[in-house]
Formats: sequence, C1' cells, structure tokens
RNA sequence: UCUUAUAAAGGGCAAACCCAUCCGAAAGGAGGGGGCGCAAAGUCACCGGUCUAAGGAGCUCUGGCUCUAGGACAGCGGGGUUGCAAUA
Repeated sequence: UCUUAUAAAGGGCAAACCCAUCCGAAAGGAGGGGGCGCAAAGUCACCGGUCUAAGGAGCUCUGGCUCUAGGACAGCGGGGUUGCAAUA
C1' cells in the first nucleotide's frame, strides 16, 4: 500500500412519521424535526429490477380504462469510483 474478516473508539448518515415550507402532473425531491437501521445507508442511472404517467398511442358508456420513460428510486440487487479507524 492492497484485500478479507471482526470487536471497540472518534465520529458519520438518517427509515417510518410530522410540518399553516418549497419544487413536481405524479412517483419523488429539497428544508426543519425525528431515529428504523446502515461499514460505505458516500457518490455515479452503466446493467437488471421497482414506482409514476404529464405528454403520446389505442379504446370508450366521453365518466374514464389500457399501454408507454425523455421522469424517479443509489435505504432493491449487481457494477464503477472515493473513503475513517483498531486488530488479525
């Protein structure tokens, strides 16, 4: 220095939920509170998967229904990349 495994210490992140806050059609995201949990629960949408359907297409009893990602999810999995600390 690299890899793997594993208790600690210093710490880190932040689920559900809440908010007379903001963005978005929605999924979801940001901010504040909160803390389920996480050794990468840092980061990246490359691959698979999942969610949504504004727009588009088809149908329609004109109420709507179905399909579709250029949208989203990194706390679904794989992969890339970066990283703290002790022992073996």